Overview
A computed fold for a 266-nucleotide RNA from an Acidimicrobiia bacterium, annotated as Bacterial large signal recognition particle RNA. It is recorded under the gene name ffs. It matches the Rfam family "Bacterial large signal recognition particle RNA". By type it is a non-coding RNA gene. From the family's description: The signal recognition particle (SRP) is a universally conserved ribonucleoprotein involved in the co-translational targeting of proteins to membranes.
């Protein structure tokens, strides 16, 4: 130095988290990097550099060490900015709803407000009228096969006769009932009355008379209200987040150096 089989050892790695601690499986960087089982109330192991089953490749582009560059990751800190939560303030502004007032409009008032003083009315209670309903009297008409009345033809009884009795049907009249009339009387009623009379009551509302003579309510609007109530916006403090800032850590990818067999044969 060349060939030919092997071995170590690779066949991605970082960051927060997660754990007494490691590594995975999820998340994120890096960027292409053998498969195939399990793994977040989670596999799996105790100082290894995950566990179990396969394949590949193999002394260097590839493995192992150190510098460096820096994706990106986490921590820490002041200021500023922007965001939101809480608590104080001051009580701003706009809506709404109540109250007040009587400024402005409007309305009403000398065809008398507002007040006074006297009566009415609506309320209730009694009684009277009236209407309205029912029922009874009162009038008309009909109405009893025999048990209603009156007259009883026939025919029937009783007499010696005269003469008497009693009586169907037929007529007339009525009883209970029926039906019409609706004028009067009577009894009862009643979700009735611009109706009388007494009585009583009278907060409010309507109205009349008299006295006196200028207001009266509060409908819009305006202004007041430690009033109530939705909403906005401002001052402070303090606490979260986010951007910048600077500081520590850790760090993929990359780059520069350097370093690691064994056995055989020529």
């Nucleotide at each position: 130095c060349c060939g030919u089989g092997c071995u170590a050892g690779g066949c991605g790695g970082g960051g927060a988290g997660c754990u007494c601690g490691u590594g995975g499986u999820g998340c994120c960087c890096u960027g292409u990097a053998c498969c195939c089982c399990a793994a977040a109330u989670c596999c799996a192991c105790g100082u290894a550099u995950g566990g179990g089953g396969g394949g590949c490749u193999g002394a260097a582009u590839c493995c192992c060490c150190g510098c460096c560059c820096g994706a990106g990751g986490u921590c820490c800190g002041a200021c500023c900015a922007g965001u939101u939560u809480c608590a104080g303030g001051a009580g701003u502004u706009c809506g709404g709803u109540c109250c007040g007032c009587a400024c402005g409009c409007a309305g009403u008032g000398u065809c008398g407000a507002a007040g006074g003083c006297c009566g009415g009315g609506u309320c209730c209670u009694g009684c009277g009228c009236a209407a309205c309903g029912g029922g009874g009297u009162c009038c008309c008409g009909c109405g009893a096969a025999c048990c209603g009345a009156g007259u009883c033809a026939g025919g029937g009884c009783c007499g010696g006769g005269a003469g008497g009795c009693a009586g169907c049907a037929g007529c007339u009249c009525u009883c209970a009932g029926c039906g019409g009339a609706c004028c009067a009387c009577c009894c009862c009623g009643u979700g009735u009355g611009c109706c009388g009379c007494a009585g009583g009551g009278u907060c409010g509302c309507c109205u009349g008379g008299c006295c006196u003579g200028a207001g009266c309510g509060a409908g819009c609007g305006a202004c007041g209200g430690u009033g109530c109530u939705g909403g906005u916006a401002c001052c402070u403090g303090a606490g979260g987040c986010u951007g910048c800032c600077g500081g520590a850590u850790c760090g993929a990818c990359g780059g520069c150096g350097g370093g690691u067999g064994c056995a055989c044969g020529g």